Notes: Transfer RNA from Candidatus Blackburnbacteria bacterium RIFCSPLOWO2_01_FULL_40_20, 73 nucleotides, folded computationally.
[in-house]
RNA sequence: UGCGGAGUGGUGUAAUGGCAACACGCCGGACUUUGAAUCCGUGCGACUCUAGGUUCGAAUCCUAGCUCCGCAA
Numbered sequence: 001u002g003c004g005g006a007g008u009g010g011u012g013u014a015a016u017g018g019c020a021a022c023a024c025g026c027c028g029g030a031c032u033u034u035g036a037a038u039c040c041g042u043g044c045g046a047c048u049c050u051a052g053g054u055u056c057g058a059a060u061c062c063u064a065g066c067u068c069c070g071c072a073a
Stems, first nucleotide, its partner, number of pairs: 001072007010024004018056001025044002027041004049065005
C1' cells in the first nucleotide's frame, strides 16, 4: 500500500428493511443461622464505531472515514 473479515448494554452473541432480543452480569426480593446454589421481577443497562446517502421506514442496503484481525506485497 492492496484485498478480505469484524465493530450492537459491563461481557458473549442474536435481530437477513418494520416495537433492538437472549444469556451472563448488576439491582431488588424469596429461600437460608450466614453464604453458595436455586427461584422470582412490566427491575437496570446499547439513539447499534463516525459522517453522509437511498427508502414511508436502516443495526441491516450504498459511499467515505476510524479502530481491530487476517492474507498478499
The coordinates come from a structure-prediction model, not an experiment, and the mean pLDDT is 80. NCBI's taxonomy places the organism under Bacteria, Bacteria candidate phyla, Candidatus Blackburniibacteriota.